[in-house]
Context: one part of a larger RNA
RNA sequence: UCUUCGUUAAGGAACUCGGCAAAACAGCGACCGUAACUUAGGGAUAAGGUCUGCCCGCGCAAGCGGGCCGCAGCUAAGGAACCCAUGCAACUGUUUACCAAAAACACAGGUCUCUGCUAACACGAAAGUGGAUGUAUAGGGGCUGACGCCUGCCCGGUGCUGGAAGGUUAAGGAGAGGACUUUUUCGGUCCGAACUGAAGCCCCAGUGAACGGCGGCGGUAACUAUAACCGUCCUAAGGUAGCGAAAUUCCUUGUCAGGUAAGUUCUGACCCGCACGAAUGGCGUAAUGAUAUGGGUACUGUCUCGACGAAGAGCUCG
Repeated sequence: UCUUCGUUAAGGAACUCGGCAAAACAGCGACCGUAACUUAGGGAUAAGGUCUGCCCGCGCAAGCGGGCCGCAGCUAAGGAACCCAUGCAACUGUUUACCAAAAACACAGGUCUCUGCUAACACGAAAGUGGAUGUAUAGGGGCUGACGCCUGCCCGGUGCUGGAAGGUUAAGGAGAGGACUUUUUCGGUCCGAACUGAAGCCCCAGUGAACGGCGGCGGUAACUAUAACCGUCCUAAGGUAGCGAAAUUCCUUGUCAGGUAAGUUCUGACCCGCACGAAUGGCGUAAUGAUAUGGGUACUGUCUCGACGAAGAGCUCG
């Protein structure tokens, strides 16, 4: 010096990306007491206090009476630190065996669509099997993801569904006409124009919890500023409610307020949304979380700033 431990004056997070690590707290024992919020179940052992040993007697127990010792009695061992605020995901669960446990997946619930049973769908050249010894309150597929309040506009493009008048259109049918062959004939072979001819496509409608999309410029009010208002161009239609510097904000450490002596983080607002937005769901939300972020109490060798001790290793000799 390294590894693993123990102690440490005064201070107590000044350390650090960050209280990482350590310390501290410690008994779903008794009694008292317990907030916001809430889906009224919870939150909750909230938080925060007081008691606690041993022996004898009584008692089912709770407990009561007496006695004993110590500075100190929950405990032989094992055995929660807590609070405030915010993001995300409702929750329990699942996952990258061996760098990721999460906000990812799943989920109950919602919705769309297909499927009438020899079902749809899947495996299989097929036989057949699953679906299912089920039958639309069933089964398959897609999206969303508890619950609460909601889910706006666009069908022009793409998709899907429906329609059948017309256009286009394959094989086939039809066969004008023509060529070859043959001794003219009778025949044979071949090419072949009209006409006919399904689905599909064109076409006509519908459809967004289908794929998707949801504007620009100029001017205007009796301070200024701003523009309820007006004009104009374009579009299928020009983003509604709600939210908003956000897990989304480039400029940006935006501006204001709070917290600090001091705050690129955090919280609450504002809205100028580079580039939120409604089941690729929007916004809230109690409970839950080895989740992410900020603050606080307690506590400490994390630190000021080190020191000492123990065991093992290392080092020297052998």